This is a predicted structure of a 77-nucleotide RNA (transfer RNA) from a Chloroflexota bacterium. Its mean pLDDT, the model's own confidence on a scale to 100, is 83. Its Rfam family is "tRNA". By type it is a transfer RNA. RNAcentral holds the sequence, with entries from ENA. RNAcentral records the identical sequence in 2 taxa.
[in-house]
This record gives sequence, C1' cells and structure tokens, in this order.
RNA sequence: GGGCGGAUAGAUCAGCUCGGAAGAUCGCGUGAUUUGCAAUCACGAGGCCCCGGGUUCAAAUCCCGGUCCGUCCACCA
Repeated sequence: GGGCGGAUAGAUCAGCUCGGAAGAUCGCGUGAUUUGCAAUCACGAGGCCCCGGGUUCAAAUCCCGGUCCGUCCACCA
C1' cells in the first nucleotide's frame, strides 16, 4: 500500500440481507422473599447505533468519504 471482517446500553452481542416504533443476556437500582446474605421473582434506569456528508416521506440498515480494531496478502530494510 491492497483485500476481507468489525465498531449498537457499563460488559458480551443480536438487529443490516429485504429502510418503517432500538433489543437480548450479564451487570446496576428499587421492591417482594429471608433474622441477615446469597439465590429466586417483579419492576425500573441506562444507547443522538464510531465520525462527517448524500439519497429518501422515513436511515443502525442504502450510497460516498474518514477514523480506529482484527485478519490475510504485498513491499521495504
């Protein structure tokens, strides 16, 4: 330098193919249960979906550019 994959909640990841109300599990908070803790159950908080632009009535999703991470190839010494 080139190819491919990835970036979404505090963590691990779905959702993108085929545009139409942002989700799961763990963690966190509150309550129930218990003498108390754990476990269990119920409820809740938490994300301008990596950044900038474009298309569209409507973009996490499509198009363009960029950043970072992983992987493979090439090059140099």